About this RNA
A computed fold for a 337-nucleotide part of an RNA from a Candidatus Pacearchaeota archaeon, annotated as large-subunit ribosomal RNA, domain IV. Model confidence (mean pLDDT): 84 of 100. The sequence was found in a public genome assembly. It matches the Rfam family "Archaeal large subunit ribosomal RNA". The family is grouped with related families in Rfam's "LSU clan".

[in-house]
Context: one part of a larger RNA
RNA sequence: ACCGGCCAAGGGAACUCGGCAAAUUGGCCCCGUAGCUUCGGUAGAAGGGGUGCCUAUGCUCGUCCCCGAAUUGAGUAGGGGGCGAGUGUAGGUCGCAGUGACAAGGACCGCCCGACUGUUUACCAAAAACGUAGCCAGCUGCAACGCCGAAAGGCUUUGUAUAGCUGGUGAGACCUGCCCAGUGGUGGUGUCCGAAACCUCCUUCCAAGGAGGCCAAGGCCCACCAAACGGCGGGCCUAAUCCCUGAGGCUCUUAAGGUAGCGUAAUACCUUGCCGUCUGAAUGGCGGCUUGCAUGAAUGGUUUAACGAGGUGGUCACUGUCCCUGGCCGGAGCCUU
Numbered sequence: 001a002c003c004g005g006c007c008a009a010g011g012g013a014a015c016u017c018g019g020c021a022a023a024u025u026g027g028c029c030c031c032g033u034a035g036c037u038u039c040g041g042u043a044g045a046a047g048g049g050g051u052g053c054c055u056a057u058g059c060u061c062g063u064c065c066c067c068g069a070a071u072u073g074a075g076u077a078g079g080g081g082g083c084g085a086g087u088g089u090a091g092g093u094c095g096c097a098g099u100g101a102c103a104a105g106g107a108c109c110g111c112c113c114g115a116c117u118g119u120u121u122a123c124c125a126a127a128a129a130c131g132u133a134g135c136c137a138g139c140u141g142c143a144a145c146g147c148c149g150a151a152a153g154g155c156u157u158u159g160u161a162u163a164g165c166u167g168g169u170g171a172g173a174c175c176u177g178c179c180c181a182g183u184g185g186u187g188g189u190g191u192c193c194g195a196a197a198c199c200u201c202c203u204u205c206c207a208a209g210g211a212g213g214c215c216a217a218g219g220c221c222c223a224c225c226a227a228a229c230g231g232c233g234g235g236c237c238u239a240a241u242c243c244c245u246g247a248g249g250c251u252c253u254u255a256a257g258g259u260a261g262c263g264u265a266a267u268a269c270c271u272u273g274c275c276g277u278c279u280g281a282a283u284g285g286c287g288g289c290u291u292g293c294a295u296g297a298a299u300g301g302u303u304u305a306a307c308g309a310g311g312u313g314g315u316c317a318c319u320g321u322c323c324c325u326g327g328c329c330g331g332a333g334c335c336u337u
Base pairs, nucleotide, nucleotide: 002331003330004329005328006327007326008325010323011322014321019318027051028050029049030048031047035042036041038171052093053092054091055090056089057088058087059086060085061084062083063082064081065080066079067078094098106316107315108314109313110312111311112310113308114307118130119129134169135168136167137166138165139164140163146155147154148153172303173302174301175300177232178231179230182229183228184225185224186223187222188221190220192219193218198213199212200211201210202209233252234251235250236249237248261295262292273289274288275287276286277285278284
């Protein structure tokens, strides 16, 4: 030096990617408790006080014994005594310390993600991933659809559309815009295309062959469907108004040209954007602005109380994380044997 543990003056995160680790807090009783909120919560919020023992005493309850009333009948009400339990009050007393050992929350404030309890990579990941109620779409009329099996048969189901299966989204709140040209799906229509078989004709000794007719699915055509897969522009000019901006106009082009929202974002290249705020100082956090390299509405958009061994920033408390090391205990190790 290593492993496990204990202590540390003064300072108190200066350590570090980061308070990692450690420390603080801790039980019970009382007081008290913001903002937000889906009115349930958040909440043990926060914060503060108490806690042993002795003596006296109040109240409540249980139980046992004795006495025992009006009413007239029940050992009841009440009174007295004993024991026990609970909960107060006052005085006193000892120690540094009274949940004296053990056991036993550090707290708060922003923001992101996911609603929540739950599930997961047995043995490097517990999460923002999966699931979830709720919402939406599709299939299915029951010997259902779907699934297993070669079949018999079985599950769904001794269920029956308020059901079952499949897919998407993911509590709640407010909402969910435009596009059917492409891909896909559904429906419809026809002197259209459309195979073999079959029919008729031709050829022919037979077979093969040729022509025509009929004509399914499908195609073509016509519609519809985006909580189906998906998609959602460019150039030029111009005002109120000096500049700026561009309500507006012209034009090209598309199936349609991104609506409400949100926005430098878990998405922003430029970027440490700009402004404000927190700091002595911040590529950080938060609040704004926002021309968005390349946001955007169930591939859901925006919010949201509660919840989280999630992520990120800050404050208080606390500390050997550090300034800056030291000491102690146990083990291992080293030397000798």